This is a predicted structure of a 172-nucleotide RNA (Lysine riboswitch aptamer) from Clostridium bornimense. The model forms 98% of the base pairs in the Rfam consensus.

[in-house]
RNA sequence: UGUAAUGAUAGAGGUGCGAUGUUUAAUAGUACCAUUAUGGAGGUAAGCGCUAUGAAGUAAUGGAAAAGGAAUCAUCGCCGAAGUGUAUAGUUAAUGCUUUAAGGACUAUAUUGCUGGGCUUGCAUAAAAUAUAUGUAAGACUGUCACAGUGUUGUGGAGUGCUAUCCGAAGU
Numbered sequence: 001u002g003u004a005a006u007g008a009u010a011g012a013g014g015u016g017c018g019a020u021g022u023u024u025a026a027u028a029g030u031a032c033c034a035u036u037a038u039g040g041a042g043g044u045a046a047g048c049g050c051u052a053u054g055a056a057g058u059a060a061u062g063g064a065a066a067a068g069g070a071a072u073c074a075u076c077g078c079c080g081a082a083g084u085g086u087a088u089a090g091u092u093a094a095u096g097c098u099u100u101a102a103g104g105a106c107u108a109u110a111u112u113g114c115u116g117g118g119c120u121u122g123c124a125u126a127a128a129a130u131a132u133a134u135g136u137a138a139g140a141c142u143g144u145c146a147c148a149g150u151g152u153u154g155u156g157g158a159g160u161g162c163u164a165u166c167c168g169a170a171g172u
Base pairs, nucleotide, nucleotide: 001171007166008165009164010163011162014079016078017077018076019075020074021073023071024070032063033062034061035060036059037058038057042050045099046098047097048096082115083114084113085111086110087109088108089107090106091105092104116142117141119139120138121137122136123135124134125133126132144157145156146155147154148153
């Protein structure tokens, strides 16, 4: 002087990702409560309480929710942002009360498993839901790199990537 590997710093993709809070729709005129009529012994996962001074159920009238999920707006943190699978550990759900249920839900960690990103459609699951989310398959779009080509493009790969700067063997 100067690359490779490795490492550090800063960035880009755009209907970009996530968290918190306000408001709103839906959940729903549902659950539940009260009264009346009917009904005639239950009701709970189980036990206690309750119940012929009338259970469950049904009908009418009156009153009447909430959680999870979603959207708008604002703020904040970011670009494996994040989501999800598996495993481990912890916590937790039935309501008048107690116990139990780990297959349900939530949190954390690891495996550095899978996915570049959003969109549309089909199927499956969850959910009250035709909202939405997740997984999977297909489709076009978009960003990035490599190769080929050269108005326009085509093919392929993956974020453990790509771009910029710095550090920096070998080599000269």
The prediction has a mean pLDDT of 76. Rfam family: Lysine riboswitch aptamer. Rfam's curators write: Riboswitches are metabolite binding domains within certain messenger RNAs that serve as precision sensors for their corresponding targets.